[in-house]
RNA sequence: GACUUAACAUCUGGAGAGAGGCGCUCAGAGCGCCCACCGAAGGAGCAAGCCCGCCAGACGGGUGACACUCUCAGGUACCGUGACAGAGGGGCGA
Repeated sequence: GACUUAACAUCUGGAGAGAGGCGCUCAGAGCGCCCACCGAAGGAGCAAGCCCGCCAGACGGGUGACACUCUCAGGUACCGUGACAGAGGGGCGA
C1' cells in the first nucleotide's frame, strides 16, 4: 500500500396477533384496570458434546446453539416498531 472483515450509519423489502370491554372524558391520542391473543426489538431457558468433583460408574457442578421454548419487556386497524435479507458505504482490531 492492497484485499477480506466487526461495530456503526443510509436506502429497500420485511410476518404474527382484539380498530376488545370498563373508567378518566364526548371522539382520537394517552393513562389505569380486566379478559383474550402474537413473537421477528430486547431479555430469559436449555440438548448433545466437552470440562471438573472420583481409578471408573452413579450422582452432582460448570460450560453449552437456534428463527426451538417462555412471554418479563414489547406488540395485536393505519402509522410506527421490527429479527432477518439485499444494495451501496464504513473500516476498530485481525

A computed fold for a 94-nucleotide RNA from an uncultured Gammaproteobacteria bacterium, annotated as Glycine riboswitch aptamer.
The coordinates come from a structure-prediction model, not an experiment, and the mean pLDDT is 81.